Description:
A computed fold for a 351-nucleotide part of an RNA from an uncultured bacterium, annotated as small-subunit ribosomal RNA, central domain. RNAcentral holds the full RNA, with entries from ENA, Greengenes and SILVA. Its mean pLDDT, the model's own confidence on a scale to 100, is 88.

Context: one part of a larger RNA
RNA sequence: CUGGGCGUAAAGGGCGUGCAGGCGGCCUGUGUAGUCAAGCGGUGAAAACCCGGGGCUUAACUUCGGGAUGGCCCUUGAAACCAACAGGCUUGAGGACAGGAGAGGGGAGUGGAAUUUCCGGUGUAGCGGUGAAAUGCGUAGAUACCGGAAGGAACACCAGUGGCGAAGGCGGCUCCCUGGACUGGUCCUGACGCUGAGGCGCGAAAGCGUGGGGAGCAAACAGGAUUAGAUACCCUGGUAGUCCACGCCGUAAACGAUGGGUGCUAGGUGUUGGGGGUAUCGACCCCUCCAGUGCCGCAGUUAACGCAAUAAGCACCCCGCCUGGGGAGUACGACCGCAAGGUUGAAACUC
Numbered sequence: 001c002u003g004g005g006c007g008u009a010a011a012g013g014g015c016g017u018g019c020a021g022g023c024g025g026c027c028u029g030u031g032u033a034g035u036c037a038a039g040c041g042g043u044g045a046a047a048a049c050c051c052g053g054g055g056c057u058u059a060a061c062u063u064c065g066g067g068a069u070g071g072c073c074c075u076u077g078a079a080a081c082c083a084a085c086a087g088g089c090u091u092g093a094g095g096a097c098a099g100g101a102g103a104g105g106g107g108a109g110u111g112g113a114a115u116u117u118c119c120g121g122u123g124u125a126g127c128g129g130u131g132a133a134a135u136g137c138g139u140a141g142a143u144a145c146c147g148g149a150a151g152g153a154a155c156a157c158c159a160g161u162g163g164c165g166a167a168g169g170c171g172g173c174u175c176c177c178u179g180g181a182c183u184g185g186u187c188c189u190g191a192c193g194c195u196g197a198g199g200c201g202c203g204a205a206a207g208c209g210u211g212g213g214g215a216g217c218a219a220a221c222a223g224g225a226u227u228a229g230a231u232a233c234c235c236u237g238g239u240a241g242u243c244c245a246c247g248c249c250g251u252a253a254a255c256g257a258u259g260g261g262u263g264c265u266a267g268g269u270g271u272u273g274g275g276g277g278u279a280u281c282g283a284c285c286c287c288u289c290c291a292g293u294g295c296c297g298c299a300g301u302u303a304a305c306g307c308a309a310u311a312a313g314c315a316c317c318c319c320g321c322c323u324g325g326g327g328a329g330u331a332c333g334a335c336c337g338c339a340a341g342g343u344u345g346a347a348a349c350u351c
Base pairs, nucleotide, nucleotide: 003323004322005321006320007305008304012319014202015201016200017199021195022194023193025089026088027087028086029085030084034081035078036077037076038075039074041073042072043071049067050066051065052064053063054062055061092192093189094188095187096186097184098183099182104178105177106176107175108174109173110172111155116150117149118148119147120146121145122144126137127136163170164169207248208247209246210245211244212243216242217241221237222236223235224234259318260317261316262315263314264313267296268295269294270293271292272291273290274289275288276287277286300307301306324351325350326349333344334343335342336341
């Protein structure tokens, strides 16, 4: 490379946006570059190769003839397909309009419970903690109870295989700004689409820089226990950090370990948001359509487990990735980063 693959065996990029590229709906027409058909002709050097014959005593070797040289070019023609051009269409896509749902994002404000600390009061000898203890706190009055104040962080119940978001992720309440999706039926544009190497943007936690903040929790650290030891598990403390602003980092079991898009392929049952019908005074109930989210299950599929209209089924398009284990996600180089490190990513050797 060909091939075969990527839920769990090696393998889906963390996610989006999108340039190039690849691929692309229905109808009509035009010419014919691709494509297809036919036909002389040209070319495809020689040697080598294959077949047949000849020459060295044979063979190797050598020589003659033929074949082969997947092919390309030329000429003529065809017009289904592909591409191009011209015209048209509405189902794909988008827009206008009308609705309702949502922890989607950003900013500002605000509320109550609780923890802690401080102040005041009541009150007295313990509190705390554990398997049991001790360190620790407390007669300089703790713990407990009551009143008040400060400050930070997080939002019980509602809460739900509920909702929203591309992913990361998002949860008290109010307001402002703002993205997306869904439903409905009429109208509009008329293929405007799908994917997407690079690029660009987003991206949990931890970590880094500058400045704030610091209640609780808590790496490191200290002490007490446990133990043969205990650089742990348990306990008492406790600093970075956790929080905010701005700037970096760019990773993860970034998981559904399952890339995106489109179409097709039995059913059953729950739930969320809309619509229609039926019913009713009305909300329910029942039937049904669309979009989402779960469970069960047929065909099919799978090595099995399982998946099964949210496919891992049947197909097509585009991207990413894999090719025995270790060495190794290492070395070197390059790029990025303040650093930590990240991205790209071997080989010797070895089994």